[in-house]
RNA sequence: AGAGCAGAUCAGAUGGUCGCGUUUGCUUUUGCAGAUGAGGAAAGUCCGAACUCCGUAGGGCAAGGUGCUGGGUAACGCCCAGUGGGGGUGACCCCAAGGAAUAGUCGCAACAGAAAGCAGACCGCCAGCGGGAGAUGCUCUUGGGUAUCUCUGCGGGUAAGGGUGAAACGGUGGCGUAAGAGGUUACCAGCAACUGCGAUGACGUGGUUGGCUAGGCAAACCCCACCUGGAGCAAGGCUGAAUAGGAGGGUUAUGGGCUGCUCGUCUUUCCCUCGGGUAAGCCGCUUGAGGCAUGAGGUAACUCAUGUCCCAGAUGAAUGACCAUCACCCAUAUCUUUGGGAACAGAAUUCGGCUUAUGAUCUACUCUAGCU
RNA sequence: GGGCGGGUAGCUCAGUUGGCUAGAGUGACGGCCUUACAAGCCGUAGGUCACAGGUUCGAACCCUGUCCCGCCUACCA
Numbered sequence: 001a002g003a004g005c006a007g008a009u010c011a012g013a014u015g016g017u018c019g020c021g022u023u024u025g026c027u028u029u030u031g032c033a034g035a036u037g038a039g040g041a042a043a044g045u046c047c048g049a050a051c052u053c054c055g056u057a058g059g060g061c062a063a064g065g066u067g068c069u070g071g072g073u074a075a076c077g078c079c080c081a082g083u084g085g086g087g088g089u090g091a092c093c094c095c096a097a098g099g100a101a102u103a104g105u106c107g108c109a110a111c112a113g114a115a116a117g118c119a120g121a122c123c124g125c126c127a128g129c130g131g132g133a134g135a136u137g138c139u140c141u142u143g144g145g146u147a148u149c150u151c152u153g154c155g156g157g158u159a160a161g162g163g164u165g166a167a168a169c170g171g172u173g174g175c176g177u178a179a180g181a182g183g184u185u186a187c188c189a190g191c192a193a194c195u196g197c198g199a200u201g202a203c204g205u206g207g208u209u210g211g212c213u214a215g216g217c218a219a220a221c222c223c224c225a226c227c228u229g230g231a232g233c234a235a236g237g238c239u240g241a242a243u244a245g246g247a248g249g250g251u252u253a254u255g256g257g258c259u260g261c262u263c264g265u266c267u268u269u270c271c272c273u274c275g276g277g278u279a280a281g282c283c284g285c286u287u288g289a290g291g292c293a294u295g296a297g298g299u300a301a302c303u304c305a306u307g308u309c310c311c312a313g314a315u316g317a318a319u320g321a322c323c324a325u326c327a328c329c330c331a332u333a334u335c336u337u338u339g340g341g342a343a344c345a346g347a348a349u350u351c352g353g354c355u356u357a358u359g360a361u362c363u364a365c366u367c368u369a370g371c372u
Numbered sequence: 373g374g375g376c377g378g379g380u381a382g383c384u385c386a387g388u389u390g391g392c393u394a395g396a397g398u399g400a401c402g403g404c405c406u407u408a409c410a411a412g413c414c415g416u417a418g419g420u421c422a423c424a425g426g427u428u429c430g431a432a433c434c435c436u437g438u439c440c441c442g443c444c445u446a447c448c449a
Base pairs, nucleotide, nucleotide: 001368002367003366004365006363007362008361009360010359012326013325014324015323016322017321018320020037021036022035023034024033025032026031039344043355044354046353047352048351049350050349051232052231053230054229058263059262060261061260063228064227065226066225067224068082069081070080071079072078083097084095085094086093087092098223099222104221105220107217108216122162123161124158125157126156128154129153131152132151133150134149135148136147137146138145139144140143170188171187172186173185174184175183191210192209193208194207195206196205197204198203236283237282238281239280246274247273248272249271250270255267256266257265276448277447278446290309291308292307293306294305295304296303297302328341329340330339331338373445374444375443376442377441378440379439382398383397384396385395391429400416401415402414403413404412422438423437424436425435426434
């Protein structure tokens, strides 16, 4: 210098003028003064809760979700620390990571290939049997005999070699054999059983014995373990106003009470559809698993103690505009001027996470190249 | 605000336990037929299966995350 990797922080500051929402005080009916007013994601609505209602949400089946270990948490599919596996030269990153069985499904594996799931002989290799042809040698004899080799037919043996595929039932060397093969042996990899040591545990690291190979996919059904009642602040409560207690259908349980079925339970005039009316106010509503600081515990996530602070609550929906100075970035210019820029985006019951969008700065580290 | 559903050719839709080259109708273009047009017949082109990642030997299909579109949802009697 280039490329990369991990983490953290900020999201302009101050002052002035005008304007808007909420609120307090004083004035009084209209103003004045003060306080306060978006985010790290307010977003997607993907998870988990709080809260509220459903006349208890109770049992069984079904359905759905999660899936290494330990910890954190109100809870989680989140976070932290580890284990194992995979990727990268490396810093480092990624993983829905239980089970393929003395559980199952006429589970799946297209194409290619001989064979694809209790494996499998296409070529090749091998010995045996049979017939014929050819070549060469020998022999007697002039076409016979015999031996070897090559080609060929038959039914066999063989998984070393070739070729196919994403995947072909351990790898290498020796022995062995007609040729071969864990058939046998040495080493290596891997499996099962028993077992020593370490760890809370996932697991790691050894030993002995056995048998020679055990394949992939459960983000296919499934099995195992654990979890799950439903709806959502337009939940729900109160006040007020208006209208046709209108029409059709279903029915006394075979309906409905919120959404799979069934039993149970409540209701015993209710339910569904169409039509009609109003679209006003208050509560819920912002003090909360809250923020900040200090100390303590813990590797960490996080927790505890003390002190301190109150920090948006709109509803046709506020949170804005302009000016000045300083700070940041870029360019210009040159030692200090000039010009420009400043992302993503905007609360709506509230929290804890995840994911996605996005500007700038800082710190630690890695690789490559060059120079000293 | 909250809750659901969908995205495949220009348009309307199929696509089943994941497999060979993703199809159908209609439209477009070309040819035949006709004096000509329509209808009819034959043929051709046209696809980032919304986008990105993962599982798998293999994904339109299974899983996850984004983007876009559509629908429903107030209270009273």